[in-house]
RNA sequence: GCCAGAGUAGCUCAGUGGUAGAGCGCCAGUGAAGAUCUGGAGGUCGAGGGUUCGAUACCCUCCUCUGGCA
Numbered sequence: 001g002c003c004a005g006a007g008u009a010g011c012u013c014a015g016u017g018g019u020a021g022a023g024c025g026c027c028a029g030u031g032a033a034g035a036u037c038u039g040g041a042g043g044u045c046g047a048g049g050g051u052u053c054g055a056u057a058c059c060c061u062c063c064u065c066u067g068g069c070a
Stems, first nucleotide, its partner, number of pairs: 001069007010024004018053001026040004046062005
């Protein structure tokens, strides 16, 4: 340099056009404590633009990471 994949909650991931979820973790309650249970907080969905009535999802560019080729 070229090709492919990935980027969504603190972590691991789902969500394939209609106002974003799970598990673990965190906070509160219960409890001597742990576990269980109940409730809760936490996300401009990597950035910018485009298509669309509507984009996390489709298209373009850029950034970061991973793998392959050279």
The prediction has a mean pLDDT of 81. This is a predicted structure of a 70-nucleotide RNA (transfer RNA) from a Microcaldota archaeon. Its Rfam family is "tRNA". Rfam links the family to the GO term triplet codon-amino acid adaptor activity. It is annotated as a transfer RNA. The source organism's lineage runs through Archaea, Nanobdellati and Microcaldota. The sequence is in RNAcentral, with records from ENA.